[in-house]
Context: one part of a larger RNA
RNA sequence: GAUUGAACGCUGGCGGCAAGCCUUAUACAUGCAAGUCGAGCGAGAAAGCCCUUCGGGGUGAGUAGAGCGGCGGACGGGUGAGUAACGCGUGGGAAUCUGCCCGGUAGUGGGGGAUAACAUGGAGAAAUCCAUGCUAAUACCGCAUGAGACCUAAGGGUGAAAGGGGGCUUCGGCUCUCGCUACCGGAUGAGCCCGCGUUAGAUUAGAUAGUUGGUGGGGUAAAGGCCUACCAAGUCGACGAUCUAUAGCUGGUCUGAGAGGAUGAUCAGCCACACUGGGACUGAGACACGGCCCAGACUCCUACGGGAGGCAGCAGUAGGGAAUAUUGGACAAUGGGGGAAACCCUGAUCCAGCUAUGCCGCGUGUGUGAAGAAGGCCUUAGGGUUGUAAAGCACUUUAAGUUGUGAGGAAAGGUUAGUAGUUAAUACCUGCUAGCUGUGACGUUAGCAACAGAAUAAGCACCGGCUAACUCCGUGCCAGCAGCCGCGGUAAUACGGAGGGUGCAAGCGUUAAUC
Numbered sequence: 001g002a003u004u005g006a007a008c009g010c011u012g013g014c015g016g017c018a019a020g021c022c023u024u025a026u027a028c029a030u031g032c033a034a035g036u037c038g039a040g041c042g043a044g045a046a047a048g049c050c051c052u053u054c055g056g057g058g059u060g061a062g063u064a065g066a067g068c069g070g071c072g073g074a075c076g077g078g079u080g081a082g083u084a085a086c087g088c089g090u091g092g093g094a095a096u097c098u099g100c101c102c103g104g105u106a107g108u109g110g111g112g113g114a115u116a117a118c119a120u121g122g123a124g125a126a127a128u129c130c131a132u133g134c135u136a137a138u139a140c141c142g143c144a145u146g147a148g149a150c151c152u153a154a155g156g157g158u159g160a161a162a163g164g165g166g167g168c169u170u171c172g173g174c175u176c177u178c179g180c181u182a183c184c185g186g187a188u189g190a191g192c193c194c195g196c197g198u199u200a201g202a203u204u205a206g207a208u209a210g211u212u213g214g215u216g217g218g219g220u221a222a223a224g225g226c227c228u229a230c231c232a233a234g235u236c237g238a239c240g241a242u243c244u245a246u247a248g249c250u251g252g253u254c255u256g257a258g259a260g261g262a263u264g265a266u267c268a269g270c271c272a273c274a275c276u277g278g279g280a281c282u283g284a285g286a287c288a289c290g291g292c293c294c295a296g297a298c299u300c301c302u303a304c305g306g307g308a309g310g311c312a313g314c315a316g317u318a319g320g321g322a323a324u325a326u327u328g329g330a331c332a333a334u335g336g337g338g339g340a341a342a343c344c345c346u347g348a349u350c351c352a353g354c355u356a357u358g359c360c361g362c363g364u365g366u367g368u369g370a371a372g373a374a375g376g377c378c379u380u381a382g383g384g385u386u387g388u389a390a391a392g393c394a395c396u397u398u399a400a401g402u403u404g405u406g407a408g409g410a411a412a413g414g415u416u417a418g419u420a421g422u423u424a425a426u427a428c429c430u431g432c433u434a435g436c437u438g439u440g441a442c443g444u445u446a447g448c449a450a451c452a453g454a455a456u457a458a459g460c461a462c463c464g465g466c467u468a469a470c471u472c473c474g475u476g477c478c479a480g481c482a483g484c485c486g487c488g489g490u491a492a493u494a495c496g497g498a499g500g501g502u503g504c505a506a507g508c509g510u511u512a513a514u515c
Stems, first nucleotide, its partner, number of pairs: 001515004006511005013362006019355002021320001026318003030315003035071003040068002048059004078273003087198007096190002101186008109143001111141002118133006149158003163178001165176003199245003206236003211233008248270004252263004275296005298309004326352001328351003334348001335346004365395004375386004399456001401451005409442001413437009459504005464485003470499005480487002
């Protein structure tokens, strides 16, 4: 000098764009953060309103809320504890899987038995559970069928399904759309292996028995001591094994002429973790943050028999700390999940709030004005300086304020018509075009116009040398200053105050940290 996720002191007008628990991976009150589908299925209220012969009936409504079933809860979001490792980076590789999506091939026939919901009864404080009975499916299980696929030397064997909505109807997967089964290929995503690179310590020198290799067997989607039985005795190491300490890695970021050094906040890629430890289940995918089981610590409820919980999601609280924000709005946009769609959900996201935390921009007036006013300070008492500074005069109105106007972020969606495709079909459905309609949290938006008035807006540090800027008073090795050299013991440009000056400026200094 540059820089910072900074903090502290003094000060503080506006806007834009960014950033904001670096410490206790400490504990968490409360709310929200993952649902959706009635076009898979069987059931199915109530309030309210209407009628009433007062018994009830209709409507609400096949709506709400549950249940079975499907898809999604493996994404998105958070954190950096662990990890010195094929974890990451980079370049290769072969022995693999891949839901949804895309292209293609062949099919989608005929049956069966249950079960939740529900009803009844029971146990319990609760969480919840038990028994009996009833019922459906795109839930479950057989049978038939095999182009292709898999196993097998061959013969041969294994192995599938399911309908829903609209229309027509010859009642037939006939047709349209969406599905389902098997297979081939693609795309995407994921798993695995290898070369090289990746902090410090030798005051860590030997380490290793599933250890190194082979054979047989098992296991996995897949190669492999991944596991197991037997056999052999190997394997790694001063080119630093093992051990210990520290640490998520990278693109990048800061600095520097570069080489390098330091660093890994925000943003992006990968990895790891989800109260601590262990385990599997389901699934295309997890050994699963807001799933399950076991153990532990902690907290809560309890009728003492037993139960419930996990903010390193977004806000927020306590604690810790020098220190880090709102228990806000909206799904309008972008994206994600579900759905045929309308639509629903989305603390992702987009916005707003707080903070000079940073960067950038703007303003705090402009011109004129010498009697060089008054006051202050200095003085050799003549004057000098503050100083065109102020006052005065003449203007302007950015920003802030008030009033009005007002884009863009909106594409979609709905409806009607036309047209093309499909089809037996002028249904339905889909695509395209056109008309109408129509969705904004931000938002008192940006911008624009008008109004009034200099009106509402300057501080901080320093002035001995380094280093730009000097005098007076007070103090008297005291009080104090100080980055280094050093100042202060009676004339202190170095302490404290004042006047003046210098430098930066909505900031200025100090501290910490890196180059």
Molecule: small-subunit ribosomal RNA, 5' domain
Organism: Pseudomonadota bacterium